[in-house]
RNA sequence: CAGCCAUCCCGAGCGGCCGAGAGACCUGGCUCCCUGACGCCGCAGCAACCCCCCGCAGCACCGCGGGUGAGGGUGCUCAUGCCAGGACCGAUGGGAG
Numbered sequence: 001c002a003g004c005c006a007u008c009c010c011g012a013g014c015g016g017c018c019g020a021g022a023g024a025c026c027u028g029g030c031u032c033c034c035u036g037a038c039g040c041c042g043c044a045g046c047a048a049c050c051c052c053c054c055g056c057a058g059c060a061c062c063g064c065g066g067g068u069g070a071g072g073g074u075g076c077u078c079a080u081g082c083c084a085g086g087a088c089c090g091a092u093g094g095g096a097g
Stems, first nucleotide, its partner, number of pairs: 001097001004094005013043005021032003025086005044077003049073003052067005081089001
């Protein structure tokens, strides 16, 4: 980088820096925001996709079901992916190339 699979109404915030827009894109709403949003860094936390543990199946190119949160790899921590419609939509994880 292009294609595949799964998930996206649960849950979880403080501090420091910065300084004007932010909530991916388009239209329309709505929400947050100089009492400092968004972003970055640190710490803390949430969760359970993978690692891990158990059972079943058995070679399925990525199997099915369950367990734990001590630890490891990611992720996430306003509002359903904020809502509706749209678009070869997007994000995260996994595995293969």

Background: This is a predicted structure of a 97-nucleotide RNA (SAM riboswitch aptamer (S box leader)) from Actinomycetospora soli. The sequence was found by an Rfam model in a public genome assembly. Lineage of the source: Bacteria > Actinomycetota > Actinomycetes > Pseudonocardiales > Actinomycetospora. The model forms 86% of the base pairs in the Rfam consensus. The coordinates come from a structure-prediction model, not an experiment, and the mean pLDDT is 81.